[in-house]
RNA sequence: CAGGAUGAACGCUAGCGGCAGGCUUACACAUGCAAGUCGAGGGGUAACAGUCCCGCUUCGGCGGGAGCUGACGACCGGCGCACGGGUGAGUAACGCGUAUGCAACUUUCCUGUAACUGGAGGAUAGCCCCUGGAAACGGGGAUUAAUACUGCGUAAUACCUAAAUACCGCAUGGUAUUAAGGUCAAAUCUACGGAGGUUACAGAUGGGCAUGCGUGCCAUUAGCUAGAUGGUAAGGUAACGGCCUACCAUGGCGAUGACGGGUAGCUGGUUUGCGAGGAUGAUCAGCCACACUGGGACUGAGACACGGCCCAGACUCCUACGGGAGGCAGCAGUGGGGAAUAUUGGACAAUGGGGGCAACCCUGAUCCAGCCAUGCCGCGUGAAGGAAGAAGGUUUUCGGAUCGUAAACUUCUGUUGGGAGGGAAGAAAGACCGUUUUAUAGACGGUGAUGACGGUACCUCCUUAGCAAGCACCGGCUAACUCCGUGCCAGCAGCCGCGGUAAUACGGAGGGUGCGAACGUUGCUCGGAAUCACUGGGCUUAAAGGGCUCGUAGGCGGUUAUGUAAGUUAGGUGUGAAAUCCCCGGGCUUAACCCGGGACGUGCACUUAAAACUGUGUAACUGGAGUACAGGAGAGGAUAGCGGAAUUCCCGGUGUAGAGGUGAAAUUCGUAGAUAUCGGGAAGAACACCAGAGGCGAAGGCGGCUAUCUGGACUGUAACUGACGCUGAUGAGCGAAAGCGUGGGUAGCGAACAGGAUUAGAUACCCUGGUAGUCCACGCUGUAAACGAUGAGUGCUAGACGUCGGGUGUAUUAACACAUUCGGUGUCGCAGUUAACGCGCUAAGCACUCCGCCUGGGGAGUACGGCCGCAAGGCUAAAACUCAAAGGAAUUGACGGGGGCCCGCACAAGCGGUGGAGCAUGUGGUUUAAUUCGAUGCAACGCGAAGAACCUUACCUGGGUUGGAACCCCCUGGAAUUCAUCAGAGAAGGUGAAGUGCCUUAUUUUAAGGAGCCGGGUGUUCAGGUGCUGCAUGGCUGUCGUCAGCUCGUGUCGUGAGAUGUUGGGUCAAGUCCCGCAACGAGCGCAACCCUUGUUGCUAGUUACUAACAGGUAAAGCUGAGGACUCUAGCGAGACUGCCGGUGGUAAACCGGAGGAAGGUGGGGAUGACGUCAAGUCCUCAUGGCCUUUAUGUCCAGGGCUACACACGUGCUACAAUGGCUGAUACAGAGGGCAGCGAUCCCGUGAGGGUUAGCAAAUCCUUUAAAGUCAGCCCUAGUUCGGAUUGCAGUCUGCAACUCGACUGCAUGAAGCUGGAAUCGCUAGUAAUCGCGGAUCAGCAUGCCGCGGUGAAUACGUUCCCGGGCCUUGUACACACCGCCCGUCACACCAUGGAAGUUGGGUGCUCCAGAAGUGGCUGUCCUAACC
Repeated sequence: CAGGAUGAACGCUAGCGGCAGGCUUACACAUGCAAGUCGAGGGGUAACAGUCCCGCUUCGGCGGGAGCUGACGACCGGCGCACGGGUGAGUAACGCGUAUGCAACUUUCCUGUAACUGGAGGAUAGCCCCUGGAAACGGGGAUUAAUACUGCGUAAUACCUAAAUACCGCAUGGUAUUAAGGUCAAAUCUACGGAGGUUACAGAUGGGCAUGCGUGCCAUUAGCUAGAUGGUAAGGUAACGGCCUACCAUGGCGAUGACGGGUAGCUGGUUUGCGAGGAUGAUCAGCCACACUGGGACUGAGACACGGCCCAGACUCCUACGGGAGGCAGCAGUGGGGAAUAUUGGACAAUGGGGGCAACCCUGAUCCAGCCAUGCCGCGUGAAGGAAGAAGGUUUUCGGAUCGUAAACUUCUGUUGGGAGGGAAGAAAGACCGUUUUAUAGACGGUGAUGACGGUACCUCCUUAGCAAGCACCGGCUAACUCCGUGCCAGCAGCCGCGGUAAUACGGAGGGUGCGAACGUUGCUCGGAAUCACUGGGCUUAAAGGGCUCGUAGGCGGUUAUGUAAGUUAGGUGUGAAAUCCCCGGGCUUAACCCGGGACGUGCACUUAAAACUGUGUAACUGGAGUACAGGAGAGGAUAGCGGAAUUCCCGGUGUAGAGGUGAAAUUCGUAGAUAUCGGGAAGAACACCAGAGGCGAAGGCGGCUAUCUGGACUGUAACUGACGCUGAUGAGCGAAAGCGUGGGUAGCGAACAGGAUUAGAUACCCUGGUAGUCCACGCUGUAAACGAUGAGUGCUAGACGUCGGGUGUAUUAACACAUUCGGUGUCGCAGUUAACGCGCUAAGCACUCCGCCUGGGGAGUACGGCCGCAAGGCUAAAACUCAAAGGAAUUGACGGGGGCCCGCACAAGCGGUGGAGCAUGUGGUUUAAUUCGAUGCAACGCGAAGAACCUUACCUGGGUUGGAACCCCCUGGAAUUCAUCAGAGAAGGUGAAGUGCCUUAUUUUAAGGAGCCGGGUGUUCAGGUGCUGCAUGGCUGUCGUCAGCUCGUGUCGUGAGAUGUUGGGUCAAGUCCCGCAACGAGCGCAACCCUUGUUGCUAGUUACUAACAGGUAAAGCUGAGGACUCUAGCGAGACUGCCGGUGGUAAACCGGAGGAAGGUGGGGAUGACGUCAAGUCCUCAUGGCCUUUAUGUCCAGGGCUACACACGUGCUACAAUGGCUGAUACAGAGGGCAGCGAUCCCGUGAGGGUUAGCAAAUCCUUUAAAGUCAGCCCUAGUUCGGAUUGCAGUCUGCAACUCGACUGCAUGAAGCUGGAAUCGCUAGUAAUCGCGGAUCAGCAUGCCGCGGUGAAUACGUUCCCGGGCCUUGUACACACCGCCCGUCACACCAUGGAAGUUGGGUGCUCCAGAAGUGGCUGUCCUAACC
């Protein structure tokens, strides 16, 4: 994250209907309505109507009078207003739920039973008069009625007083009966049918009270309580009760959480979940609470009262300023708030309520309608056919694919919409009449009346495919893919993450997927989450065992018998409201929805049984536990005493210059005599050897010897007790080191401190000193990696081998030994277990009991609060905020100033260099118009470049050109081609001349056509680019490294990553080979096969060769000839640890030897595994994408790449006598050659020139090889060394040597006398040294690639440096040590804590003031009925 749910909101979209639902601020409210009714209680008559009477009249009527009638305002009176409707502020409570109880109560109206309804009286509103006030509202006087009010009479099964008897109850007590005394009622109206009233009892309904159980968070809230807990008495209430008061007692509640704080209406249910649970308490229903805020009572059957009263407060309104009025959390509605929630509608037709005898009246309850996709449900937006697979879009590998039967088109239907017509059910009671009846109760029959919704639902006809589709998504999770744009930007994002030029992830498009009148997003909630684990988790190392023990509460608890029945189990009864959920059936066309029935409701209470288990009572038992007796072991603890070695100090002797200390030193001590050594003394602390994975202890811990006191464990015996046991919150005690307090002590050691060193620094490591402390006594602290990182106890579950303390047995003279048993302590190991590592009778196995603890990392074991402490600090212990990880175990690599083994010119041993000089060359830097570009540690720097004067050339300046230098098509001219000339720097251009070919046809030729070539023109696909990206690529290359490695198949092991093989023992140059082995095989690498070189055989014999024979020269294979030799170049042979000896394991192999040209890979080369470095190259080539197209293309001239305060790399030449110079003289190899090599001869001092034999090469040329050798000179000097630089004169190449070539001659004659730190190459034909050749090339080498000549030294060895291989180890690294990572500081921001204080709110306690009201007392005043 995928699922479900929602009183939702927002975005986009929207056809219809049904059923539901619809303020967040208990914020404030304009306006209207929401509770009245009864004349059959009363006095009456304000309004309306009628009648009668009177008056007037325009004859229509008008005015007045009469309560006479229907009716009825206001008033008295009755009932109602305590229901219905709203809201959830308060409330953690008997408020709610559930089950009980009231022997402690009440109940208007209703029903039933019994009885009664007699007789009097005095008031009062209204009305009338006077009067106050703005109003609200009053005041006074007179008169009047009642079903209003008050006495009297009568009366009980009512009530009161005090008794008796019987029965019953858990207790107080209850019921019944009997007798006595006392007290209390009423209302009338009437249509004469009735309706009311009073008392008592009973019923029904509603209410009140009490009780058990259940009901959320915080212990950083642990003590709370004075009417508080109980008693007695009086009071009060409908009723019990500290409910209230007086007195008495001192209780009551609390770790099973009191008190306090913060939060919250509770429930049926709703939602989710397999369930258990979790979350929730809208609509509907039950209960409670509230009605502007707080307090209070009155009336009443019922209220402490939503639309009543009084008081206080806040707010609003009116006012004449004196005073008044109000309470939408009723229905609508308004303002405000908010993301957000509707009409100031209709009707009492139905259902229900109030009043009434009734008609009827009232009813914003209710029934309906209106608004809103807010939700659930249903329907529709068409159906069938239709391939030229249309157009168009998108894409493309250009073929196509896809949208797509989709559309068009043809046929059909008519839900919805529009029009017209018809048209309900909901209505039957009541009323009236009749029947039945005691009855006007009830029932039945009949008559006539009543519909807001609404002319609505529904039905029929007409009409036309006509009016009706969107939203989200398409990287994975997760169904669905391409193109373009963008370029770490814009943006996306639920998590992982995407975007830096080829984005299926951003934005758009096409296509697709999902759902569909909706679709997405956001919020909240359950699930997934076994991620708080009851079901159902863990604690060695991931978070997590308390430092250890004792022990309180609590939890748990051995065997037997018996009783009981609390738990437990089974049956029954009651209840668990209805609605909802589930099942069945029914009604709306279906569904949602509604109706009926059933089931469920896991709970509670009562009851009847059972008795296994748990509990409990009783009686027993001995196995758990303990006691007793007998033994031995031990650094167990405490106290006192004693001992020797050592150290230091003091005294004395001997003795002399150092000692001490270190990596090396110095500080330090010492000639004032140290160190050393001998003797004596003092002091304190610690106890060598024994000594051991040994012993003891709960842990911390305990080590010289002796004594005293003392704890525990173990073994044996089985005498005693008889479950006495285990664990253990709170609590108590013990508890290393350091630290603290007081007083001692102080030899050594030694924080702090001082000095000396080290170092960049060195507040360290090292050294010299040294104070607290370490030691003792007493007291505190209470923590440690207090660790086995493993709580305590009990039982069970293979073994093997040690060791400590006991016992028994066998054997023995004895010791040892062996066997066995109990208790400790170790190592390995089966089963089992574990994420793995590992554990494994001393469990981390299998189980039980109890305790402690954990729930991502950081913040943080911190803050605040509390407790403890002298302090340091300890214990308890959060949150804000922040991250997407933190962590464990194991794996593969890489790395290590880890280990082991091994190799390499890696070091060492040597030889020669570089670094110093001059020059050459490359690079950096600088400069410049440009100094083109690339290469940058090894692995760039004499590299690309095997050769920049022009060209090259890519750069710069300037001048030209624009479909281009090329291909194709078309048109046109001309053969091609060559030469001359003009202007110009040249490119480009102008003019002229020569030339007129090939093929075909026809032909005498001209002419026509064609091929190729050249010039011009047109068109189009376009060319071109050394422009960018080597981090888009191919190819090629470098490097580790010619290092010995890199892998695979099958099998096996492991949950897995992976391992094994490939490790091990030997050996090798080698993963080379042998042996062993859960491995057996195989591949790429190694080696070999290939080339070359070293020996030789055979074959062949020119251009090479010449021994013999012959010829011949000054000499010469020069010639004939030869095929012997050298050589050439083909094919072979040879070398294999084959042979011998030794070592080794009877192996592989190594060592030595023989033979041999060569010996252990003979030397050299080619050959480069899997891979690493995003190594190098887009400027060799190829190539994606991007960029450019009168230019970043192309042509030309000149310049530049050659610059020059400087730095570096690579080289050359030197510094000299192992040399330089002069002369003479000897010996190579491998190459090259026709635009070439060029002999001989001639000229020139020379570079070179002239001439031209030979040679396309074993033939000719290059070609004198040089060092060497033989002579001579130089004599240690900046020289006869060295040759830079410079001047003059030349040579050669080339269109052209100025920038800018090489060489020659003469002259000049610089630095340099062997090179600092550092650094390079090389192990034998090697280094060193000497010359020769080639590629490139017109010319230009100190470079590069080759060739031969001369020809060494050294290697003890692997400690060290560098690189590499194998094994192993550690790891917090994996971009792999050039890794990772910590802290301070600076700046900004966020969150949190503290802070002198200040301020607001809540709450507790105390005090002051105190309204209305109730009760009491007192006083005053008033007063009809009664006294």